[in-house]
RNA sequence: UCCGACAUAGCUCAGCGGUAGAGUAGGUGGCUGUUAACCACUUGGUCGCUGGUUCGAAUCCAGCUGUCGGAGCCA
Numbered sequence: 001u002c003c004g005a006c007a008u009a010g011c012u013c014a015g016c017g018g019u020a021g022a023g024u025a026g027g028u029g030g031c032u033g034u035u036a037a038c039c040a041c042u043u044g045g046u047c048g049c050u051g052g053u054u055c056g057a058a059u060c061c062a063g064c065u066g067u068c069g070g071a072g073c074c075a
Base pairs, nucleotide, nucleotide: 001071002070003069004068005067006066007065010024011023012022013021018055026042027041028040029039030038048064049063050062051061052060
């Protein structure tokens, strides 16, 4: 330098044009002699950034940034 994959809640991930979700973690309560476990409710989001397409974009397109992998170049 080139190619590919990935970027969504604190963490691990799903969702691939039509209301942004799950598990876990956190909070509150229940249960219990107490803790843990268990149960219920609940907080939490610039969907990496900037544009474009579209009635409508996390989703499609372009550029950029970052991470990972591969190739190439030099020695």

The RNA shown here (transfer RNA) has 75 nucleotides and comes from Lentisphaerae bacterium GWF2_38_69. Taxonomically the source falls in Lentisphaerota (Bacteria, Pseudomonadati). Rfam family: tRNA. The family's RNA type in Rfam is transfer RNA. Rfam describes the family as follows. Transfer RNA (tRNA) molecules are approximately 80 nucleotides in length. Its mean pLDDT, the model's own confidence on a scale to 100, is 82.